[in-house]
RNA sequence: AGUGCUGAUAGUGAUGGAGUCCACCCUCAACCGCCAUCUGGCCGAUGACUCCUAAGAUAUA
Numbered sequence: 001a002g003u004g005c006u007g008a009u010a011g012u013g014a015u016g017g018a019g020u021c022c023a024c025c026c027u028c029a030a031c032c033g034c035c036a037u038c039u040g041g042c043c044g045a046u047g048a049c050u051c052c053u054a055a056g057a058u059a060u061a
Base pairs, nucleotide, nucleotide: 011024012023013022016052017051018050019049020048021047033042034041035040
């Protein structure tokens, strides 16, 4: 340096799935959006980036 075998490798980040990165947390935790005159209103499928899916709008064929 390579190969084979065995064991271990949790979760979360307001609406679905995947990859990469970041952050938080150790189960008594992280996390569970905001405003209001409380029969209402605002805003996003992301924590960030990219892609897919669902919904909506516009344009073209």
Molecule: Fluoride riboswitch aptamer (crcB RNA motif)
Organism: Methanosaeta sp. UBA114